[in-house]
RNA sequence: CAAGUCGUACAGGCGGCCGCGGCCUCUUUCGGGGCCGAGGAAAGUCCGGGCUCCACAGGACAGGGAGCUGGGUAACGCCCAGGGGGAGAAAUCCCACGGAAAGUGCAGCAGAAAGCAGACCGCCCCGGGACUUCGGGUCUCGGGGUAAGGGUGAAAAGGUGGGGUAAGAGCCCACCGCGGUCCGGGUGACCGGGCCGGCACGGCAAACCCCUCCCGGAGCAAGACCGAAUAGGGCAGCGUUUGAGGGUGGUCCGCCCGAGGUUGCCGGGUAGGUCGCUUGAGGAGCGGGGUAACUCGCGUCCCAGAUGAAUGGCCGCCACUCCCGGAAAUCCCGGGGAGCACAGAACCCGGCUUAUGUACGGCUUGGCGU
Repeated sequence: CAAGUCGUACAGGCGGCCGCGGCCUCUUUCGGGGCCGAGGAAAGUCCGGGCUCCACAGGACAGGGAGCUGGGUAACGCCCAGGGGGAGAAAUCCCACGGAAAGUGCAGCAGAAAGCAGACCGCCCCGGGACUUCGGGUCUCGGGGUAAGGGUGAAAAGGUGGGGUAAGAGCCCACCGCGGUCCGGGUGACCGGGCCGGCACGGCAAACCCCUCCCGGAGCAAGACCGAAUAGGGCAGCGUUUGAGGGUGGUCCGCCCGAGGUUGCCGGGUAGGUCGCUUGAGGAGCGGGGUAACUCGCGUCCCAGAUGAAUGGCCGCCACUCCCGGAAAUCCCGGGGAGCACAGAACCCGGCUUAUGUACGGCUUGGCGU
């Protein structure tokens, strides 16, 4: 210097003018002053919790989820450390990583054969026939052996090498793998070693299923309080029939009940308002514990709370990047121009994921120089 890989930091600064939201404060009012005012993702709403209301004796089933080990945490599907497997030359990265000797099920195409399999080609042996250049060879028919070779497939029933054999074969042996057992190390996942076994138990659980563990529901439009106008409801009083109607009665009067009316009171809901609301598993610092995630102690700081929803606009200077120009020069000079991401709180936290500009650093590999 290049390529790769992992991580960290920042999210322009200062000043002026105008403006917006919240709190405090001065002022009779108008208005003035002070302090604070988005993010690393405020986003997706995918996990986990706090908080609130509802439900709930306990247990089981159903349903959903997690799934190597140890640790962290309020909790997690997150994080840290480790084991095993895989990719890479390495740094480093990735893994739905329990069980296939409980049961059921699945495997297209190709291929002779696909699960306790299978002779298509090939190889070997035996017998017959034909031809012949006749100790032999070639072709052909039949019987048998063979899973070593070829070919098909994602997968062909342990692998490599040697012995052995007519040719072959765990048929025998060594190593590797596999199973069992014992010993040692480790909290554990697991690792190392000895001995025994000739190999049984193919793959798929991201098929059903089995095993272990976890899980009530809804969400701040949760929920609590205050509460009009109008309409409607209830209760009480008044009023009594030139106020409907009903009862009594054969009818009328009378008597009784009484809608509507009117006065007062009560309670529910709506509009609207208040609380919830931001001091919290909080931030940064110092010290201690821990490999780390994280945690403990001390003192310190207060850092948005809107509700059609504030957090903005303009100008100047500086910084950064790029372009143009001068100069021998990417490094210097000064003038001009352009650019300066993704995005925007709405109850609050812990994560994950996605979007995104710039700078810096660690590590690995390669090249060059000394």
This is a predicted structure of a 370-nucleotide RNA (Bacterial RNase P class A) from a bacterium.
The coordinates come from a structure-prediction model, not an experiment, and the mean pLDDT is 77.
It matches the Rfam family "Bacterial RNase P class A". About the family: Ribonuclease P (RNase P) is a ubiquitous endoribonuclease, found in archaea, bacteria and eukarya as well as chloroplasts and mitochondria.
It is recorded under the gene name rnpB.